Context: one part of a larger RNA
């Protein structure tokens, strides 16, 4: 000097910041991911109106379902796992990319389903079955165009409309992404030998692509004392903290890269995943149940229990920044931007100026004359920052739109010194001394070390230092 700090003692304000470092322990509840009618076919009700009381219109093609498109691989947690191409840095060539952006060309014409619905039936319930009925930018063929150097051969293959807009393919670009490699990247040798797909080749399979990635068959090789391999520890950066630097430590918050999502596999879809709030099987735990059998996953925001020394509300709004969907209008976002709580830190402010000696009382110590607290009070002169009470009132929002900010700054005015100081220390180190009590007791210590009757060290007081809304202790880094 510094801290994501704790602990005790105090404690006026405001601005910015931070805030489960322990059990990746279990989790009540409630919310975190939709959206599109400008893809489709079908469609209620409450209100309203009119009625011959049956019913008709509106409501409205709206609600809430289904098919389909896009998006749920982004955003947001958290660091178990990871000593490794994971991370950093410098490079590579055998890939891919929805959405965007630009340019060419096209956009023909067939064809069978499956939901919703209807009827019937099955289960406690989660869910479900059997027949029928339909639409598409769903799904299937074929024409035209593409490609693969040519061919075999094989893969894609495009609704409706007035228009726009959207939508299919080839090729190029942007941005992501996947891969391969040089170099750095904790201990330990009381870990010395370690590998059989193991090292190479051929040949075949796969993958968006190289490659033992995988097989088949050859060969016997490949790494390592510049530390393999075991083991133990860790996410790693930009960066913080210290330091005159060289260097130590250290990775909260803010960015980028990585891994993980109840614990172990595994694929499905998909431009992208082996997917947090999908999906299937598997353990473990919780819950329902009619016992036949289902449900579930907070390391998303808050928030309960548990741990712990210790870490906050089951608040607001989508007003802005951005996401996602839609031609838009708008919807959704616990990302976000506010608000609460906390002296947890920084950093400003404030708790009164000036005047005032009878050096008042009181306290304390005295040599008993006095000194000292002390200009301190007290009084009489001022002042209004803060805070409190009136008034007027932003900026954050390009044409509208404001959750919060905010009746806030800010600027006017009123009234009254009022409402606002602790906390460690005082033998040396270290800045500050007497008195009293107690007597090696009862205590103090960071380190010499104090204290057995005169204790500047223990306990009280008076004084005096020294920081200040804070002060010490602890713990931890340099």
């Nucleotide at each position: 000097a510094u801290u994501g700090a704790a602990c005790g003692c105090u404690g006026g304000c405001g601005g910015c910041a931070g805030g489960c470092c322990u059990a990746a322990c279990a989790c009540a509840u409630g919310c975190a991911a939709g959206u599109c009618g400008a893809g489709c076919g079908a469609g209620a009700a409450a209100g309203c109106a009119c009625u011959u009381c049956g019913g008709u219109g509106u409501g409205a093609g709206u609600a809430g379902a289904g098919c389909g498109g896009c998006g749920g691989a982004c955003g947001g947690g958290u660091g178990a796992g990871u000593a490794a191409c994971g991370c950093g840095u410098a490079g590579g060539a055998a890939u891919u990319u929805g959405c965007c952006c630009a340019g060419u060309a096209g956009u023909g014409g067939g064809g069978g389903a499956c939901a919703a619905c209807a009827u019937g039936u099955g289960g406690a319930a989660a869910c479900g079955c059997a027949u029928g009925c339909u639409a598409a930018u769903a799904c299937c063929g074929c024409a035209u165009a593409c490609g693969c150097c040519c061919u075999a051969c094989g893969g894609g293959g495009a609704a409706a409309a007035g228009c726009a807009g959207g939508c299919c393919u080839g090729a190029a670009g942007a941005u992501g992404a996947g891969c391969c490699c040089g170099c750095g990247u904790u201990a330990g040798a009381u870990u010395a030998g370690c590998u059989a797909g193991u090292u190479g080749g051929u040949g075949a399979g796969g993958u968006a692509a190289g490659a033992g990635c995988u097989c088949a068959c050859c060969a016997a090789g490949g790494c390592a004392a510049c530390g393999a391999u075991c083991u133990a520890u860790a996410g790693c950066u930009g960066g913080u903290c210290u330091g005159a630097g060289a260097g130590g430590a250290u990775g909260a918050u803010c960015a980028g890269c990585c891994a993980c999502a109840u614990u172990g596999g595994g694929a499905c879809u998909g431009a992208g995943a082996c997917a947090c709030g999908g999906c299937c099987c598997a353990g473990a735990c919780u819950c329902c149940u009619a016992c036949g059998g289902g449900a579930g996953g907070c390391a998303g925001c808050a928030g309960u229990g548990g741990g712990g020394a210790a870490u906050a509300u089951u608040g607001g709004a989508c007003a802005a920044u951005g996401g996602g969907g839609g031609c838009a209008a708008c919807c959704c976002u616990g990302a976000u931007c506010c608000a609460g709580c906390c002296a947890u830190g920084c950093c400003g402010c404030g708790u009164g100026a000036g005047u005032g000696a009878a050096g008042a009382a009181g306290g304390c110590c005295u040599u008993a004359g006095g000194g000292u607290u002390g200009u301190a009070a007290a009084g009489a002169u001022c002042u209004a920052u803060c805070a409190c009470a009136g008034g007027u009132g932003a900026a954050g929002a390009u044409g509208a739109u404001g959750a919060c900010g905010g009746g806030u700054a800010c600027c006017c005015g009123c009234a009254g010194a009022a409402g606002a100081a602790g906390c460690c220390c005082c033998g040396g180190c270290u800045a500050a001394c007497u008195c009293c009590g107690u007597g090696c007791c009862a205590g103090c210590a960071g380190c010499c070390g104090c204290g057995g009757u005169a204790a500047u060290a223990c306990g009280g007081a008076g004084g005096g230092g020294g920081c200040a809304a804070g002060c010490g202790u602890u713990a931890a880094u340099c």

Small-subunit ribosomal RNA, 5' domain from an uncultured prokaryote, 478 nucleotides, folded computationally. The coordinates come from a structure-prediction model, not an experiment, and the mean pLDDT is 81.